[in-house]
Context: one part of a larger RNA
Molecule: small-subunit ribosomal RNA, central domain
Organism: uncultured prokaryote
RNA sequence: CUGGGCGUAAAGCGCGCGUAGGCGGCCUGAUAAGUUGGAUGUGAAAGCCCUGGGCUCAACCUGGGAACUGCAUUCAAAACUGUCAGGCUAGAGUGUGGUAGAGGAUAGUGGAAUUUCUAGUGUAGAGGUGAAAUUCGUAGAUAUUAGGAGGAACACCAGUGGCGAAGGCGGCUCACUGGUCCGUAACUGACGCUGAGACGCGAAAGCGUGGGGAUCAAACAGGAUUAGAUACCCUGGUAGUCCACGCCGUAAACGAUGUGUGCUAGCCGUUGGGGCCUUUGGGUUUCAGUGGCACAGCUAACGCGUUAAGCACACCGCCUGGGGAGUACGGUCGCAAGAUUAAAACUC
Numbered sequence: 001c002u003g004g005g006c007g008u009a010a011a012g013c014g015c016g017c018g019u020a021g022g023c024g025g026c027c028u029g030a031u032a033a034g035u036u037g038g039a040u041g042u043g044a045a046a047g048c049c050c051u052g053g054g055c056u057c058a059a060c061c062u063g064g065g066a067a068c069u070g071c072a073u074u075c076a077a078a079a080c081u082g083u084c085a086g087g088c089u090a091g092a093g094u095g096u097g098g099u100a101g102a103g104g105a106u107a108g109u110g111g112a113a114u115u116u117c118u119a120g121u122g123u124a125g126a127g128g129u130g131a132a133a134u135u136c137g138u139a140g141a142u143a144u145u146a147g148g149a150g151g152a153a154c155a156c157c158a159g160u161g162g163c164g165a166a167g168g169c170g171g172c173u174c175a176c177u178g179g180u181c182c183g184u185a186a187c188u189g190a191c192g193c194u195g196a197g198a199c200g201c202g203a204a205a206g207c208g209u210g211g212g213g214a215u216c217a218a219a220c221a222g223g224a225u226u227a228g229a230u231a232c233c234c235u236g237g238u239a240g241u242c243c244a245c246g247c248c249g250u251a252a253a254c255g256a257u258g259u260g261u262g263c264u265a266g267c268c269g270u271u272g273g274g275g276c277c278u279u280u281g282g283g284u285u286u287c288a289g290u291g292g293c294a295c296a297g298c299u300a301a302c303g304c305g306u307u308a309a310g311c312a313c314a315c316c317g318c319c320u321g322g323g324g325a326g327u328a329c330g331g332u333c334g335c336a337a338g339a340u341u342a343a344a345a346c347u348c
Base pairs, nucleotide, nucleotide: 003320004319005318006317007302008301012316014201015200016199021194022193023192025088026087027086028085029084030083031082033081034080035077036076037075038074039073040072041071042070049065050064051063052062053061054060091191092188093187094186095184096183097182098181103177104176107173108172109171110154115149116148117147118146119145120144121143125136126135162169163168206247207246208245209244210243211242216240220236221235222234223233258315259314260313261312262311263310266293267292268291269290270289271288272287273286274285275284276283277282297304298303321348322347323346330341331340332339333338
């Protein structure tokens, strides 16, 4: 390199958008670049192969043929690919009428709870554990009542429910804003799919500056446990957890399953629309999601099974024995932490 692969054995980029590139619906006409056929020229000789001849045979030498699968020129064909021109509406998009939703972002606002402060009642314990102790409490704790402060999170509803490309999103309200889905068929007329680079988004932790700080809680301190206990348990407790702006760019970023399209038995739920029937209990059907089974088929098996891991096509990414190693060096990025790209010796 080919071949074979990528749910779990090595392997799908965390996700999107999109440049180049690759691939691309139906009809008609033209063209003839690709494509196909013929002819001509060339494709040195030798060698290989076939068939004769000469050395007694053979090696060897030698005649003829074939081959040289290629290239160029020319004539022709026009189905397919390409190109040009014209048209179409089934793909895609727009319009229009509806639609459900924790989709995003800003501001405001609500109740429960924790903590804390003040005041009242009240007295000796409280707390915590397997048992204890550290700890808090006669300077009045715990408990309880009233009031205040402040921060963070939103019980029930709540659901293999919904929305989002992914990360993710959950009290309530107004204005702002993205996308989906269903119906219709007015408009555009292939405008499409994928996508190396590029660009954007991207949990938690972490970093910078400034705020905030109720809870929880790395580090840390103490008490226990233990042979020891730098842990598990307990009492405290700082970064952090929250906000604004700016970085970081990673996760078992998982469905460990790239995106798009077409085709291929069924059954039972559930969410959002539409059609038809209806005795308003519902029934039936059709799209779009989301679950559970299961036929064919696939799979090493487990399992997957119209939401495919089935049957195919288009495009991208990735893998190639274990360790060394996702490391070193170099480059790029970053304030740093580090991220990304990514070997070899050696060894089994």